[in-house]
Context: one part of a larger RNA
RNA sequence: UUGGGCGUAAAGAGCUCGUAGGCGGUUUGUCGCGUCGAAUGUGAAAACCCGGGGCUCAACCCCGGGCCUGCAUUCGAUACGGGCAGACUAGAGUUCGGUAGGGGAGUCUGGAAUUCCUGGUGUAGCGGUGAAAUGCGCAGAUAUCAGGAGGAACACCGGUGGCGAAGGCGGGACUCUGGGCCGAUACUGACGCUUAGGAGCGAAACCGUGGGGAGCAAACAGGAUUAGAUACCCUGGUAGUCCACGCCGUAAACGUUGGGCGCUAGGUGUGGGGUUCCUUCCACGAACUCCGUGCCGCAGCUAACGCAUUAAGCGCCCCGCCUGGGGAGUACGGCCGCAAGGCUAAAACUC
Numbered sequence: 001u002u003g004g005g006c007g008u009a010a011a012g013a014g015c016u017c018g019u020a021g022g023c024g025g026u027u028u029g030u031c032g033c034g035u036c037g038a039a040u041g042u043g044a045a046a047a048c049c050c051g052g053g054g055c056u057c058a059a060c061c062c063c064g065g066g067c068c069u070g071c072a073u074u075c076g077a078u079a080c081g082g083g084c085a086g087a088c089u090a091g092a093g094u095u096c097g098g099u100a101g102g103g104g105a106g107u108c109u110g111g112a113a114u115u116c117c118u119g120g121u122g123u124a125g126c127g128g129u130g131a132a133a134u135g136c137g138c139a140g141a142u143a144u145c146a147g148g149a150g151g152a153a154c155a156c157c158g159g160u161g162g163c164g165a166a167g168g169c170g171g172g173a174c175u176c177u178g179g180g181c182c183g184a185u186a187c188u189g190a191c192g193c194u195u196a197g198g199a200g201c202g203a204a205a206c207c208g209u210g211g212g213g214a215g216c217a218a219a220c221a222g223g224a225u226u227a228g229a230u231a232c233c234c235u236g237g238u239a240g241u242c243c244a245c246g247c248c249g250u251a252a253a254c255g256u257u258g259g260g261c262g263c264u265a266g267g268u269g270u271g272g273g274g275u276u277c278c279u280u281c282c283a284c285g286a287a288c289u290c291c292g293u294g295c296c297g298c299a300g301c302u303a304a305c306g307c308a309u310u311a312a313g314c315g316c317c318c319c320g321c322c323u324g325g326g327g328a329g330u331a332c333g334g335c336c337g338c339a340a341g342g343c344u345a346a347a348a349c350u351c
Stems, first nucleotide, its partner, number of pairs: 003323004007305002012319001014201004021194003025088007033081002035077008048066007091191001092188003095184005103177007110154001115149007125136002162169002207246005215241002220236004258318006266296012300307002324351003333344004
């Protein structure tokens, strides 16, 4: 490479947008590029296959035919693919009417709690642990009451519940703003899917500049434990955690499951919308239906576990990735980064 694969064995890029490319709905006409057929030319010889012949046979050699699966030209076919022209509405989008939401950004604001400060009451302990000690406290702590300061996070509601492409998003109000779903079916008329490169977003930690700093807390210090204890436990405690702007670009970035479309038993919860029935009306309830999110389960699949209309089933299209373990996600080179490092990515050797 052919092939076989990618939930857990090696393997789905963290996510999105999107270029080239690949693939692409129904229908009419046309062209005849792909495709198919025929003819002609060419496709050296040798080799190979078939038939015949020559060395006594064979090997070997000679003759004839085939083969040479290809290419070119001409003629023909036009279903399928394609080009061009036209039409359509089931894909896709627009419009209108509703609707749910911790989707995003900014500003303002609330209460509980911790800590600190001031004052009052009050007196000898508090704190901490398996037990202690370090620590705090007669210069009045802990406890308790009142007042004040400041920072961070938002109990209950809260849910196998919601939103977002992913990362992620949770007190309240306002402003700006993205997307979804349902219903109507007015409009456009294939405008679609995927996406190598590329671009953007991207938890935490780290880094830069400036602020902020209540609690927590790497490092660090002390107390314990222990044979030791550079730990687990305790008392402290600085970066950091927070804000603004910039940087990094990683993760068990996980559903360890790429995206799209179609098809293939059901049952039962739950979130959003619609229709019908019931009801005097409303609410509740019942049935159907579309979208989301769970559980159970048939066929089928699977090495098993399990998956099972939210597929890991049955198919098609496009992308990414894997190819024994270690060496190694390393070295070297290149690109990126302030750095830390990231991306790309071997070999010797060895089992």
This is a predicted structure of a 351-nucleotide part of an RNA (small-subunit ribosomal RNA, central domain) from a metagenome. The coordinates come from a structure-prediction model, not an experiment, and the mean pLDDT is 89.